[in-house]
Context: one part of a larger RNA
RNA sequence: UGAUAGGGGUCCACACAAGCAGUGGAGCAUGUGGUUUAAUUCGAUGCAAAGUGAAGAACCUUACUAGGCCUUGACAUGCCGUGAAUCCUCUUGAAAGAGAGGGGUGCCCUUGGGAAUGCAGACACAGGUGGUACAUGGCUGUCAUCAGCUCAUGCCAUAAGGUGUUGGGUUAAGUCCCACAAUGAGUGCAACCCUCGUGUUUAGUUGCCACCAUUGAGUUUGGAACCCUGAACAGACUAUCGGUGAUAAGCCGAAGGAAGGUGAGGAUGACGUCAAGUCAUCAUGCUCCUUAUGCCCUGGGUAACACACAUGCUAUAAUGGGUGGGACAAAGGGUCUUGAUCCCAUGAGGGUGAGCUAACUCCAAAAACCUAUCAUCAGUUCAGAUUGUAGGCUGCAACUCACCUGCAUGAAUCUGGAAUUGCUAGUAAUUGCCGGUCAAACAUACAGCGGUGAAUUCAUUCUCGGGCCUUGUACA
Numbered sequence: 001u002g003a004u005a006g007g008g009g010u011c012c013a014c015a016c017a018a019g020c021a022g023u024g025g026a027g028c029a030u031g032u033g034g035u036u037u038a039a040u041u042c043g044a045u046g047c048a049a050a051g052u053g054a055a056g057a058a059c060c061u062u063a064c065u066a067g068g069c070c071u072u073g074a075c076a077u078g079c080c081g082u083g084a085a086u087c088c089u090c091u092u093g094a095a096a097g098a099g100a101g102g103g104g105u106g107c108c109c110u111u112g113g114g115a116a117u118g119c120a121g122a123c124a125c126a127g128g129u130g131g132u133a134c135a136u137g138g139c140u141g142u143c144a145u146c147a148g149c150u151c152a153u154g155c156c157a158u159a160a161g162g163u164g165u166u167g168g169g170u171u172a173a174g175u176c177c178c179a180c181a182a183u184g185a186g187u188g189c190a191a192c193c194c195u196c197g198u199g200u201u202u203a204g205u206u207g208c209c210a211c212c213a214u215u216g217a218g219u220u221u222g223g224a225a226c227c228c229u230g231a232a233c234a235g236a237c238u239a240u241c242g243g244u245g246a247u248a249a250g251c252c253g254a255a256g257g258a259a260g261g262u263g264a265g266g267a268u269g270a271c272g273u274c275a276a277g278u279c280a281u282c283a284u285g286c287u288c289c290u291u292a293u294g295c296c297c298u299g300g301g302u303a304a305c306a307c308a309c310a311u312g313c314u315a316u317a318a319u320g321g322g323u324g325g326g327a328c329a330a331a332g333g334g335u336c337u338u339g340a341u342c343c344c345a346u347g348a349g350g351g352u353g354a355g356c357u358a359a360c361u362c363c364a365a366a367a368a369c370c371u372a373u374c375a376u377c378a379g380u381u382c383a384g385a386u387u388g389u390a391g392g393c394u395g396c397a398a399c400u401c402a403c404c405u406g407c408a409u410g411a412a413u414c415u416g417g418a419a420u421u422g423c424u425a426g427u428a429a430u431u432g433c434c435g436g437u438c439a440a441a442c443a444u445a446c447a448g449c450g451g452u453g454a455a456u457u458c459a460u461u462c463u464c465g466g467g468c469c470u471u472g473u474a475c476a
Base pairs, nucleotide, nucleotide: 001476002475003473004472005471007470008469009468010467011466012465015460019423020422021421022420023419026314027313028312029311030310031309032308033307034305035304042053043052064300065299066298067297068296070294073125077124078123079121081119082118083117087102088101089100090099091098092097107114108113109112127289128288130287131286132285136283137282138278139277140276141274143272148187149186150185151184152183153182154163155162156161166179167178168177169176193266194265195264196263198234199233200232201231202230203229204228208223209222213220237260240254241253242252243251244250316416321374322373323372324371325370326369332363333362334361338355342351343350344349387408388407389406390405391404392403429452430451431450432449433448435446
């Protein structure tokens, strides 16, 4: 100087406490372990692996496995020969591939070559999702959005090193003030960036409608006020007042204000730690394979199932369930698309194909909610697993192995032990909508959007984690 202590002091955080809703019990979905298997491809494994890479495994993907093929190779460059290439038909085969026949020449300069392309040959080579993340780059997680981490010059010390960075206050903050053998500086903090919240100016179409007319309808004439949309500005800075403090930094309260003390949320992650993760995104050293650890194809597998764990969804009902009627969003996507309207079907869906390259048209119906009514506390008109059967859609193909619909079937679960998670406000809870990936989809996932909308916080004693100062140490 670090590390460490069931040493001390001090500060912070949904860390505890106070509350609300859960997980752990049931069924199912997904992932993992284990087991099984010809194969169940590989990676990730306390927090910081386990709805993770995967924003979507029927073929493909695909890396695994069984079988069938190829060996200058599916892909690249170079050499030589030959045929233009493209095309059509047949045999064999699960396909890949193998074999056979037919037709038939082009373009540019020129009589030889070239461009593009097929086949054959020899070699240099290609190829590898083979190994090593403990050889690496790049990217990422984590402590942690915690407030720290350092340097120059000076001074102190024999040196390691110290000082600065400590002390008194203060802050979300090494934030700021004061003191001080220190004086300055860098990097983090903050601010600058984006979204939301208020206003002004400007612009009014596809959006809007107060006045003026008008219609079934802002439909049309008209309007630029309002709403909204886009842009540019303004606005918040402890600025003002009072108290407190050391006359400081600041703290407490008040006024005004759309907003008040970082206004709310996001992006932004210091020096470093974990030989953390990734050689399977990519790149790359070394090493290994080269008639195979490379390449092509068909089928299977990644979906298995005594079990264990993790993350979710649906429930267990009356603050509820069924049926009829009624109302209110935001944000997104659409031409290989979105699909109105009308007709058919109990329905999934089928037929038709208007409009929209989108503030115009379509997806689109928001759902909780309100209202009327039915059953009346039960394994039920709760719950919907499982199974049978009849269909629909996508797709070459739905058996392994998709999704959806109708009818029938109607399991467990009556609030969940020890333990444990999230959350401090438009938050939790609850409720629907949309998107990417995508032929379809196992999405209950992930990423967004709005609607309705709480309870509680005495406090820092204790638990977990962290910052600073200080004491001890048989540790380095």
Molecule: small-subunit ribosomal RNA, 3' major domain
Organism: Trichopus zeylanicus subsp. travancoricus